[in-house]
RNA sequence: UCCUCCAUAGCUCAGAGGUUAGAGCACUGGUCUUGUAAACCAGGGAUCAUGAGUUCAAUUCUCACUGGGGGCU
Numbered sequence: 001u002c003c004u005c006c007a008u009a010g011c012u013c014a015g016a017g018g019u020u021a022g023a024g025c026a027c028u029g030g031u032c033u034u035g036u037a038a039a040c041c042a043g044g045g046a047u048c049a050u051g052a053g054u055u056c057a058a059u060u061c062u063c064a065c066u067g068g069g070g071g072c073u
Base pairs, nucleotide, nucleotide: 002071003070004069005068006067007066010025011024012023013022018056027043028042029041030040031039050064051063052062053061
């Protein structure tokens, strides 16, 4: 240089065109306990990396760009 994959919550991931974007862990509050942990209940947290395009409609499809992983020379 070229090829390929990934980017969604603090972390690990799901969602693969359709009407409020979800889970687990973590975090906050509560119940329980002498107290802590565990368990249970409730809650907060996402410009879906960035920019453009296609579409009635884009987290989802296309292109560019940025960052990261892998591969060839």
Annotation: Transfer RNA from Octopus sinensis, 73 nucleotides, folded computationally. Rfam family: tRNA. Rfam classes the family as a transfer RNA. RNAcentral records the identical sequence in 2 taxa.